[in-house]
Molecule: transfer RNA
Organism: Candidatus Wolfebacteria bacterium
RNA sequence: GGGCGAGUGGUGGAACAGUAGACACGCAGCGUUCAGAACGCUGUGGGGGCAACCCCGUGGAGGUGCGAAUCCUCUCUCGCCCA
Numbered sequence: 001g002g003g004c005g006a007g008u009g010g011u012g013g014a015a016c017a018g019u020a021g022a023c024a025c026g027c028a029g030c031g032u033u034c035a036g037a038a039c040g041c042u043g044u045g046g047g048g049g050c051a052a053c054c055c056c057g058u059g060g061a062g063g064u065g066c067g068a069a070u071c072c073u074c075u076c077u078c079g080c081c082c083a
Stems, first nucleotide, its partner, number of pairs: 001082007010025003018066001026044006045056004059075005
C1' cells in the first nucleotide's frame, strides 16, 4: 500500500429498514435471615419536567429514504490476511 471483518448502556451481547438496547451480568431498593450468602420481586442510557410527557443517544461526518444500528460515501480505532 491492497483485501476482509468489527465498533451499540457500567460489562458481555441481541435487534428483517418500522417502539434502540431483548437476554444475561453488574448496580440500587425491598423481601427473606439473629446476621450474611444464596434466592425472589421491582427499578436501572443521558438531559428537561411536580407529573403526564418531551428532547437527545448505536465510533465520527455526510447521503438515500416516509422511516437507518441496519443501505451508500468519506473518516477514526482495533483485529485478520496479502504484498